Background:
A computed fold for a 351-nucleotide part of an RNA from a marine metagenome, annotated as small-subunit ribosomal RNA, central domain. The full RNA is in RNAcentral, with records from SILVA. Its Rfam family is "Bacterial small subunit ribosomal RNA". Model confidence (mean pLDDT): 89 of 100.
Context: one part of a larger RNA
């Protein structure tokens, strides 16, 4: 490679839009490339396969047939594929009427708390620990009052609860602005689905200007601990954490489950819809239904755990990725980065 596989054994790209492929709904006609058949030519001979024959056999030779699974070329078929026309509305999209939201930008604004400052009251200790000590404090600390500065974060509500493609995303107001569900069916008429390359978004440490800096806090320094303590504890404490602009592009980026369609028992809880009964109306309560998020559970599936209409079931169609451990996600060369790396990615060698 063939094949088997990828939720925990090796294996779903971090996510998403999109080029080229690849795949793809009803229904009609045309064509006849693919498909399938008919003929014709051709497919060198030995070889091979089979039947018969000669050599006393055999091996070995002869002969006839049969294969040569292809090509070209004719003539036809016409369900599927493909093409070309026409058409339809269920797929997919627009439009009009609702809704729910911590989806996203921005800019203003609030209160708690936590450091600082000034100022009163006050007087010896405060702090911290397993117990201490460093450290702070009579130049007045801690505790308390009132008044100031300033910086980050939003207690309750708060929820297997909402939102977003993922990363994420939570004080309240505005102003911008994306996405989604629900009714309604008026419009379009196949406009779809996946996506190699590529493109953009991407936590959190981390670079690079220029700012900010309250608390926390690697890095460092002390003081305990201990044989020793470059650690766990304790006192400080710089980057850093916040902001703008750019840069980097990784993560147990995990539901470790790629994306889309369709089909396969229920129950139960809960978030947004709408209908329909109840009701004198509403609420509330009872059903139907689309649409999330959840637990339980039947077939089925699985090595087992467990999945189980949110599949890890049964099916179709794209894309990705695996192939025994260690070397090694390294070295080499590329590409990219300002570095730090990042992504591509082996071999020897040994088990």
């Nucleotide at each position: 490679u063939u094949g088997g596989g990828c939720g925990u054994a090796a294996a779903g790209a971090g996510c998403u839009c999109g080029u080229a492929g690849g795949c793809g709904g009803u229904c009609g006609a045309g064509u006849a490339a693919g498909u399938c058949g008919u003929g014709u030519g051709u497919g060198a001979a030995a070889a091979c396969u089979u039947u018969g024959g000669g050599c006393u056999u055999a091996a070995c030779c002869c002969a006839a047939a049969g294969a040569u699974u292809g090509c070209a070329c004719u003539c036809g078929a016409u369900a599927c594929u493909g093409c070309u026309c026409a058409a339809c509305u269920u797929g997919a999209g627009u439009u009009c009427g609702g809704u729910a939201g911590g989806g996203g930008a921005g800019u203003g604004g609030g209160g708690a708390a936590u450091u600082c400052c000034u100022u009163g009251u006050g007087u010896a200790g405060c702090g911290g620990u397993g117990a201490a000590a460093u450290g702070c404090g009579c130049a007045g600390a801690u505790a308390u009052a009132a008044g100031g500065a300033g910086g980050a974060a939003c207690a309750c509500c708060g929820g297997u609860g909402g939102c977003g493609a993922a990363g994420g995303c939570g004080c309240c107001a505005c102003u911008c602005u994306g996405g989604g569900c629900c009714g309604a069916u008026a419009c379009u008429g196949a406009c779809g689905c996946u996506g190699a390359g590529g493109a953009g978004c991407g936590a959190a440490a981390g670079c690079g200007u220029g700012g900010g800096g309250a608390g926390c806090a690697a890095a460092c320094a002390g003081g305990a601990u201990u044989a020793g303590a470059u650690a766990c504890c304790c006192u400080g404490g710089u980057a850093g954490u916040c902001c703008a602009c750019g840069c980097g592009g990784u993560a147990a980026a995990c539901g470790g489950u790629g994306g889309u369609c369709a089909c396969u028992a229920g129950g139960u809880g809960u978030g947004g819809g709408u209908c329909u009964c109840u009701u004198c109306a509403a609420a509330c309560g009872a059903g139907a239904u689309c649409u999330g998020c959840g637990c339980c559970g039947u077939c089925g599936c699985u090595a087992a755990c467990g999945c189980a209409u949110u599949a890890a079931g049964u099916g179709a169609c794209c894309c990705g990725c695996c192939u025994g451990g260690g070397g090694a996600g390294u070295a080499c060369g590329g590409u990219c980065g300002c570095a730090a790396g990042a992504c591509u990615a082996a071999a020897a060698c040994u088990c």